[in-house]
RNA sequence: CUCUGGAAAGCGGACCGUCACAUCGACAGGUCCCACCGAAGGAGCAACCGGCGCUCAGCCGGGAAUCUCUCAGGUGAUCAGGACAGAG
Numbered sequence: 001c002u003c004u005g006g007a008a009a010g011c012g013g014a015c016c017g018u019c020a021c022a023u024c025g026a027c028a029g030g031u032c033c034c035a036c037c038g039a040a041g042g043a044g045c046a047a048c049c050g051g052c053g054c055u056c057a058g059c060c061g062g063g064a065a066u067c068u069c070u071c072a073g074g075u076g077a078u079c080a081g082g083a084c085a086g087a088g
Base pairs, nucleotide, nucleotide: 001088002087003086004085005084010034012033013032014031015030016029017027018026019025035075036074037073041071042069043068044067048062049061050060051059052058
């Protein structure tokens, strides 16, 4: 690089827009609010390591993830995206 697999969570509310209309409505559209999800990206740290400290206590720095947070992203289906895994 190519191929294959690849999760979770809202048919929520308000307003607007478009379409239709006598009315009731319809929409994979926009903004905001609330709720929720973690597997783009981002942030946090245990053991441990280094430094300061006579020693201890303590402080500072470094320090992984599928853990934690939810800034970003996402929350009907398809498409897209997708950590990661397998094959070439």
The RNA shown here (Glycine riboswitch aptamer) has 88 nucleotides and comes from Devosia sp. FKR38. Lineage of the source: Bacteria > Pseudomonadota > Alphaproteobacteria > Hyphomicrobiales > Devosia. The sequence was found by an Rfam model in a public genome assembly.